[in-house]
């Protein structure tokens, strides 16, 4: 000097004018609401809806079968199919990256081409037999041929784990209507949040036609939250102390204009919340490590 690997941070910035949404304070107002001030206001993936939960509701919340998921060992976590470490295997000069991981004598399936024949079979020469047939089994081919071959991210077996539905969950208030009509099952019945059986509980349940309502409030943001320091640990992470509050829209809020700067702005917008994984992505910065070239 160049090229890489791993981890972390940022995600255009500043100023002015007008505008949008929530919250707090003050004033006005019968209500609706209005005015002024202060603070805050989309992401590292908010995406995919792939896993795991928190939360809400149902069910005397049970047992079994079916079904599904995971699979070296140890640890972390609320939990996981996630993360960390160690071993083994593969890729890479290397830093590192990836991994599908129990069982092949329980059984089944599959093994292209070549080869007579690829899962219990078997061709030729040869031997026995009148024959049917029996014994026997080379060379070649091929990854593998009278075999304890391969393959289970093929079925399967083993071990462990698994209620269901989901914020369009659900709770409350107000209003309106037709407590309407018809049909089916009906205690030996029906229903009870995936299927089947048993158990348990309840007493009605299912379907068709028709009618009314679609309004308002909550759920809705203080969190398994974030940052700093110290300690333990290889690490994931845990403990202690201190500090901070950082969107809650409701057809969906951050937009427009001007000026300056430079990294010239990619992928891209919350809708109950969180921990992961995967995918997309212009660039910039920091730390550690690896390889190459040259010079001393």
């Nucleotide at each position: 000097g160049a090229a890489g690997c791993u981890g972390g941070c940022c995600a255009g910035a500043c100023a002015g004018u007008c505008g949008c949404u929530g919250c707090c304070c003050g004033c006005c107002a019968u209500a609706c609401g209005g005015c002024g001030g202060g603070g805050a206001g989309a992401g590292g993936a908010a995406a995919g809806u792939c896993c795991g939960g928190g939360c809400u509701c149902c069910g005397c919340a049970g047992a079994g079968c079916a079904g599904g998921a995971u699979g070296a060992c140890g640890g972390c976590u609320a939990a996981c199919g996630g993360c960390c470490g160690u071993a083994c295997g593969c890729c890479g000069u290397g830093a590192g990256g990836c991994g599908a991981g129990g069982a092949a004598c329980a059984g089944g399936g599959c093994c292209a081409c070549a080869g007579a024949g690829a899962c219990g079979a078997g061709u030729a020469u040869g031997c026995c037999g009148u024959a049917a047939g029996g014994c026997g089994g080379a060379c070649g081919u091929g990854a593998a041929a009278c075999g304890c071959g391969g393959u289970a991210a093929c079925c399967u077996c083993c071990a462990u784990c698994c209620g269901g539905a989901g914020c369009a969950a659900g709770a409350c208030c107000a209003a309106a209507u037709a407590g309407g009509c018809c049909g089916g099952c009906g205690a030996u019945a029906g229903c009870g949040u995936g299927g089947c059986u048993c158990g348990c509980g309840c007493u009605g349940c299912c379907g068709g036609c028709g009618g009314g309502u679609a309004g308002g409030u909550c759920g809705c943001u203080c969190g398994a939250g974030c940052c700093c320091u110290g300690g333990a640990g290889c690490a994931a992470u845990c403990c202690a102390g201190g500090g901070c509050c950082u969107a809650g829209a409701g057809g969906a809020a951050u937009g427009a204009c001007u000026g300056u700067c430079c990294a010239c702005g990619a992928c891209a917008g919350a809708a109950c919340c969180c921990g992961g994984c995967u995918u997309a992505u212009c660039g910039g910065c920091c730390a550690g490590c690896u390889u190459c070239a040259u010079c001393c």